[in-house]
Large-subunit ribosomal RNA, domain II from Microbacterium gubbeenense, 707 nucleotides, folded computationally.
Lineage of the source: Bacteria > Actinomycetota > Micrococcales > Microbacteriaceae > Microbacterium.
RNAcentral holds the full RNA, with entries from ENA.
Its mean pLDDT, the model's own confidence on a scale to 100, is 83.
Context: one part of a larger RNA
């Protein structure tokens, strides 16, 4: 890992509550217990209901508060339905759907491992060094001292056994749950070791590492309390049908939990009250706009009070000012916390019409949700950053399949009951991959722009304007002129059109600046403006619009159209006609749910009606037909079924072969079911109704076994 089996909402309560159903009904019902042994018969204590109010005494269709006969609260009045069983949903109390802690407590068991200690034993090859002491000698006044021997001390030295574990290599599903190889340290000592004994769990022991106390230690192990608790994680087993959420508000020792509300579902009631549109009546201060209409901000001009400077001045005062600049005025602005104004939407009411749909509202049972995400729009925070964050509003996903966007929860189109080798369309497409037009018309683009990007730049190119010059000859080109006063004045070493400053005149002329640029030390020289000629028809400036160009650099390989490939396109713009294209729509057939109508049979409310008390009718329910609508779905609510095991009753099968297993075949929307035959098997099984559950397996790092 696979296979097989096991594996999770149960049971109890004279608990609560709602619904369904049954008995009795202003009543209902017994409990313990007794008799009997057959389900039965007793048993009225008690409980619920029939009256409430008050904290209570208490009073009572009233009562409480209160001084009150007031007011108010809770009740009564309309004649009021309960109660006891059974079943189902949910809740409470219990382990309470199942598995899962780390832990806490109690009582015990452990020192055969290991820590320390006690008692009693054992062990340490060999070699080296040579302390004290002693002897002798020497030495001294005596000593001390020195020398030579002897001696044999030491947590002395080297090094086996023994003990340890520093380095490195291997080993790492090991030979081994700590080892092996090669080296290493201690090796007469705080040494090593045998045997026996002592210390026990908040305790021991510890040359101290929170170490060790039986492969377990920041509190051992075993059993018990114990199914501890787990707002946490995981898992929770058959089918079909109907509806179908939320990720919000408030509160919370609250933030991944919960309570109430919101949103879902089921039942009952009400019945258009809902929604949409039109008309109509309202409230409002947003967008915008405005501001001598306020509050603030803020630019320039005019005016110029006050203040300052300067002058006159004993004081008073006066004059002046390129300073300051209030108020005023003119013009132009800004504002979420400004408003003289002021929409569109939205909101509230009324009337009418439409719709009538799982619309609205009320009560009751049962929930889930209370982590949301992205996109559009209006805002706040941030940097008018974020696949950022936080509100409002709408959509989608969530819980939504299908088609498009190459691929792509959230974008565009569109909401899947089932079948079909049928139809028409949406978004998007129609050269090939690839279904359908290399469709038609008129333009544009030359950049593969299309098929990534800005400020900025540019005789790219097409279109629309405005305007200058122009057959009295423009623009461009070529030929010629471009002069004189004068080297203008100043400055300067020089300044002659051309370093700089000032002025910028006059004359001749077709025209020619006191000079556009180059140039010189300064001149010179070249050139331009301007003019004539040659030539012969357009040529300049500017504004707007369409499409392009540059700006444009990254790491495996084109790689910024999905690809091939595309240029009067297969690109772009406008217009037109076709076609393709989805689970949309239509067509045909079928299933289910639900509404309306019709028909008919059976049942048929003690509570509705009538009654001759026999009963009948209406509502309702089951069925059939016609017709309309509906049938995506997570959490979740509701309904209807299939299957397993067993019990009761009825009916059946079976040694002429039950169940089970294997094979062939068929039925049902599904869970599932089955005729007949064959083989195996060898004793029970099936069916209808009712009842009761240890009742359905793929997941829980599930449990056991097998492979």
């Nucleotide at each position: 890992g696979c296979c097989u089996g096991c594996g999770a909402g149960u049971u109890a309560g004279u608990g609560a509550u709602a619904c369904g159903u049954g008995g009795c009904g202003a009543g209902g019902u017994u409990a313990a217990c007794c008799c009997g042994a057959g389900u039965g018969g007793g048993g009225a204590a008690g409980c619920c209901g029939u009256a409430g109010c008050g904290a209570a005494a208490g009073c009572g269709a009233g009562u409480c508060u209160g001084a009150a006969u007031a007011g108010g609260g809770c009740g009564a009045u309309g004649u009021u339905a309960g109660u006891c069983g059974c079943g189902u949903g949910u809740c409470c109390u219990a382990g309470a759907c199942c598995c899962g802690a780390a832990g806490c407590g109690a009582a015990g068991u452990g020192a055969u491992c290991u820590a320390u200690c006690c008692a009693u034993g054992g062990c340490c090859a060999g070699g080296u060094u040579g302390a004290a002491g002693c002897a002798c000698g020497u030495g001294u006044a005596a000593g001390a001292g020195c020398g030579u021997g002897u001696g044999g001390a030491g947590g002395a030295c080297c090094g086996a056994a023994c003990c340890c574990a520093c380095u490195u290599a291997g080993g790492u599903u090991g030979a081994a749950a700590a080892c092996u190889g090669a080296g290493g340290g201690g090796a007469u000592g705080a040494g090593c070791u045998g045997u026996g004994g002592a210390u026990a769990g908040g305790g021991g022991u510890g040359a101290a590492a929170g170490g060790c106390c039986a492969a377990u230690c920041a509190a051992a192990c075993u059993u018990c309390g114990u199914g501890a608790u787990a707002g946490c994680u995981g898992g929770u087993u058959c089918u079909c049908u109907c509806c179908g959420a939320a990720a919000u508000g408030c509160a919370u020792u609250u933030a991944g939990g919960u309570g109430c509300a919101g949103c879902g579902u089921u039942g009952c009631g009400u019945g258009u009250u809902u929604c949409u549109u039109a008309c109509u009546g309202g409230a409002g201060g947003u967008a915008g706009a405005g501001c001598u209409a306020c509050u603030g901000g803020a630019u320039g001009g005019c005016c110029g009070a006050u203040g300052g400077g300067c002058c006159c001045c004993a004081c008073a005062g006066g004059g002046u000012u390129a300073c300051u600049g209030a108020c005023g005025u003119c013009a132009g602005c800004c504002a979420a916390a400004c408003u003289c104004c002021g929409a569109a939407u939205g909101c509230c009411g009324g009337u009418a019409a439409g719709u009538g749909a799982g619309a609205g509202c009320g009560c009751a049972g049962c929930a889930g949700u209370g982590a949301g995400a992205c996109g559009g729009u209006g805002g706040g925070g941030g940097a008018u950053a974020a696949g950022c964050u936080u509100c409002a509003u709408c959509g989608u996903c969530g819980a939504g399949a299908g088609g498009g966007a190459a691929a792509c929860a959230a974008c565009c189109c569109a909401g899947a009951c089932c079948a079909c080798c049928a139809u028409c369309u949406a978004a998007g497409g129609u050269c090939c991959c690839u279904a359908a037009g290399c469709g038609c018309g008129u333009g544009c683009u030359a950049a593969g722009u299309g098929g990534g990007a800005a400020a900025g730049g540019a005789u790219g190119u097409g279109g629309a304007g405005u305007u200058g010059c122009u057959u009295a000859g423009a623009c461009a080109a070529c030929c010629a002129g471009g002069a004189g006063g004068u080297u203008g004045g100043c400055u300067u070493a020089g300044a002659a059109g051309c370093a700089g400053c000032c002025a910028c005149c006059c004359u001749u002329g077709a025209a020619a600046g006191a000079g556009u640029g180059c140039g010189u030390a300064a001149u010179a020289g070249c050139u331009c403006a301007c003019u004539g000629g040659u030539c012969a028809a357009g040529u300049g400036a500017u504004u707007c619009c369409g499409c392009g160009c540059c700006g444009a650099c990254a790491a495996u390989g084109u790689a910024g159209c999905g690809g091939g490939g595309c240029u009067c396109a297969a690109g772009c713009a406008c217009g037109c006609c076709a076609c393709c294209g989805a689970a949309g729509u239509u067509g045909u057939g079928g299933c289910a749910u639900u509404g309306a109508c019709a028909c008919a049979u059976g049942c048929g409310a003690u509570u509705c009606c009538c009654u001759u008390c026999g009963g009948g009718g209406c509502a309702g329910u089951c069925g059939u037909g016609u017709u309309g609508a509906u049938g995506g779905g997570u959490a979740g609510g509701a309904g209807a079924g299939c299957g397993u095991c067993g019990u009761g009753u009825g009916g059946c099968g079976a040694g002429u072969g039950a169940a089970g297993c294997g094979g062939c075949g068929g039925a049902g929307u599904g869970a599932u079911c089955c005729a007949g035959c064959c083989g195996u098997g060898g004793a029970c099984g099936c069916u209808a109704c009712a009842c009761g559950a240890g009742u359905g397996a793929g997941a829980a790092u599930g449990c056991a076994g097998g492979c």